[in-house]
RNA sequence: CCGUGCUAGGCGGGGACGUAGCGGCGCCCUGAACCCGCAAUCCGCUUUAGCGGGGCUGAAUUCCCCCUCGAGGGGUGCAGGCCCCGGGUCAGCGCCCGGUGCGUGGUGCUGAUGGCCCGGUCCCGCCACGAUGGAGGCCCGUGAACCAGGUCAGGUCCGGAAGGAAGCAGCCUUAAGCGGUCACCUCCAGGCGUUGCGGGAGCGCCGGACCGGAGCCACAAGCCGAAGCUGCGACUCGGGAACCGACCUCGACAGGGGGUGCACGG
Numbered sequence: 001c002c003g004u005g006c007u008a009g010g011c012g013g014g015g016a017c018g019u020a021g022c023g024g025c026g027c028c029c030u031g032a033a034c035c036c037g038c039a040a041u042c043c044g045c046u047u048u049a050g051c052g053g054g055g056c057u058g059a060a061u062u063c064c065c066c067c068u069c070g071a072g073g074g075g076u077g078c079a080g081g082c083c084c085c086g087g088g089u090c091a092g093c094g095c096c097c098g099g100u101g102c103g104u105g106g107u108g109c110u111g112a113u114g115g116c117c118c119g120g121u122c123c124c125g126c127c128a129c130g131a132u133g134g135a136g137g138c139c140c141g142u143g144a145a146c147c148a149g150g151u152c153a154g155g156u157c158c159g160g161a162a163g164g165a166a167g168c169a170g171c172c173u174u175a176a177g178c179g180g181u182c183a184c185c186u187c188c189a190g191g192c193g194u195u196g197c198g199g200g201a202g203c204g205c206c207g208g209a210c211c212g213g214a215g216c217c218a219c220a221a222g223c224c225g226a227a228g229c230u231g232c233g234a235c236u237c238g239g240g241a242a243c244c245g246a247c248c249u250c251g252a253c254a255g256g257g258g259g260u261g262c263a264c265g266g
Base pairs, nucleotide, nucleotide: 001266002265003264004263005262006261009057010056011055012030013029014028015027020046021045022044023043024042034054035053036052037051038050063259064258065257066256067255068254072250073249074248075247076246078245080244081243083240084239085238086237087236088235089234090233092232093231094229095228097225098224099223100222103219104218105217106216107215114211115210117208118207119206120205121204122200123199124198125197126196128194129193130192132189133188134187135186136185137184139180140179141178142177148173149172150171151170156165157164158163
């Protein structure tokens, strides 16, 4: 070195959960990898850490160790990115205020701004009128078993008679009362209106007279200033945070390097 037969080993691994810890069943990743039985209020074990039974392979492409890469998982807010909430500061943009204002339009010598006066508008009191409301009168209707009036059938009474008297019902009328009408009349009332008279307040507005003699008003580009609103923005402080990113950690697959037998025969 070759051949034959064996043996250790291998026939998947990993992450999280869970557990004192390990492995498994279940979940997820990897990717192709013997079969049966057991198992989440679970199953089997103890650092050589699934167990039991069967099968295949077997000294290297396949087993063991190290390094690299890295699917994927876990942890830490670590707050860098994107974002949310709250506070503070600024005054860049916007809004608001004041000033100036190129300009446009209107108005003004048939007299602007301004000054001064009178009146009105505002308040108080009084008078008058009106309206409104209330009460009464007038008017209409109704309204009395008897104790209202008139007329009083019948009946009653007086009378010899003529005649007379009182008088119920009915009819007519009316008083108080009740209801209505409110056109007219009278009286009363007041957060009503108007006129008149007197007093007050006030220069805001309106009207008018006078003085005086050229401006006045509205819009508005741009510019300046001040102060804030917190709408946007900038800076800053604090808190939160799914995702991306960062750091830590485990790590399949893959790549590279190294290591590992026994017996017999030639």